The RNA shown here (Lysine riboswitch aptamer) has 165 nucleotides.
RNA sequence: AUUAUAUAUAGAGGUAGCGAUGCAGAAGAGUAAGAGAAGGAGCCGGCAGGCAAUGAAUUCUCCCAAAGGCAACCAUCGCCGAACGACUGAAUAGGCAUAUUCAGCUCGUGGGGUUAUAGGAAAGACUUAUGACACUCCUUCGAAAGAAGAGGCGCUAUUACAAGA
Numbered sequence: 001a002u003u004a005u006a007u008a009u010a011g012a013g014g015u016a017g018c019g020a021u022g023c024a025g026a027a028g029a030g031u032a033a034g035a036g037a038a039g040g041a042g043c044c045g046g047c048a049g050g051c052a053a054u055g056a057a058u059u060c061u062c063c064c065a066a067a068g069g070c071a072a073c074c075a076u077c078g079c080c081g082a083a084c085g086a087c088u089g090a091a092u093a094g095g096c097a098u099a100u101u102c103a104g105c106u107c108g109u110g111g112g113g114u115u116a117u118a119g120g121a122a123a124g125a126c127u128u129a130u131g132a133c134a135c136u137c138c139u140u141c142g143a144a145a146g147a148a149g150a151g152g153c154g155c156u157a158u159u160a161c162a163a164g165a
Base pairs, nucleotide, nucleotide: 002163003162008158009157010156011155014080017079018078019077020076021075022074025070034062035061036060037059038058042051043050044049046096047095083109084108085107086106087104088103089102090101091100092099093098110136111135113133114132115131116130117129118128119127120126137151138149139148140147141146
């Protein structure tokens, strides 16, 4: 020189990287609820259960919301396992199912896009998981074209410790 299960610092992928907050707005929806008329025994729910002759379903007329979720153009903030998902535990709500939040060196995923299936959601939005397709970053091989994936606890540069031609 270099090697290793290796310290610390600084960086790169894309402006179509990741996440949070805010916003015009779209949608929720002419829906739910309420009032009147007809009608005359069913209706809601995953289960449990609940509503209903003090009038169910359904039809017509009037009147008419909200929440969760999304959010262009951007703005601000935090970042590059950024983050997302599975699993486990705790707390909260609930009768359970389930949902939300927090935690974890338990596991998986390099990144965005298109598409198919399935789930969430009111939903053609969006999102999650799996697969396929090219593109792209990194590393390795190669003269190149290209191929491969061992890929984020990774890669690049410098560097501490140890070994060392």
Notes: The sequence was found by an Rfam model in a public genome assembly.